c-di-GMP-I riboswitch aptamer from an Actinomycetota bacterium, 88 nucleotides, folded computationally. Rfam family: c-di-GMP-I riboswitch aptamer. A reference for the family is Sudarsan et al. (2008), "Riboswitches in Eubacteria Sense the Second Messenger Cyclic Di-GMP", Science. Of the family's consensus pairs, 95% are formed in the model. It was read from a public genome assembly, where an Rfam model found it.
[in-house]
RNA sequence: AACCGAAAAAGGCAUCCCUGGGGAAACCCAGGUCACGCAAAGCCACGGGUCUAACGGGAGCGAUCCCCACGACGGCCGGGCUGCCGAA
Numbered sequence: 001a002a003c004c005g006a007a008a009a010a011g012g013c014a015u016c017c018c019u020g021g022g023g024a025a026a027c028c029c030a031g032g033u034c035a036c037g038c039a040a041a042g043c044c045a046c047g048g049g050u051c052u053a054a055c056g057g058g059a060g061c062g063a064u065c066c067c068c069a070c071g072a073c074g075g076c077c078g079g080g081c082u083g084c085c086g087a088a
Stems, first nucleotide, its partner, number of pairs: 004086002012038002017032006036075001042081003046078003049073003056067004
C1' cells in the first nucleotide's frame, strides 16, 4: 500500500411507525419514538433496473383509459470518487 473485515475499540448512518411541511404522484424534508439493518446505508443518476405520469401526445360524448421522464429510488445491481479503525 492493496485485499480483507474481528463475538475488537471509538465514532457514524437509520427500516418501520407517529406528527408537521413540500409534491400531481412516486417520493422528499424536519421533528419524535426507536433500532429492520449497514464497512462505505459517505458522495455522483454514468449503465441497467424499478416506481410515478404532472407537462405533452393519443383514444373516448363523457367518466376515464393508454403512451411518455425532463420526476423519483444511491437502503435494487453495476460503475466512478473519497474515507474511520486494524485482529486474523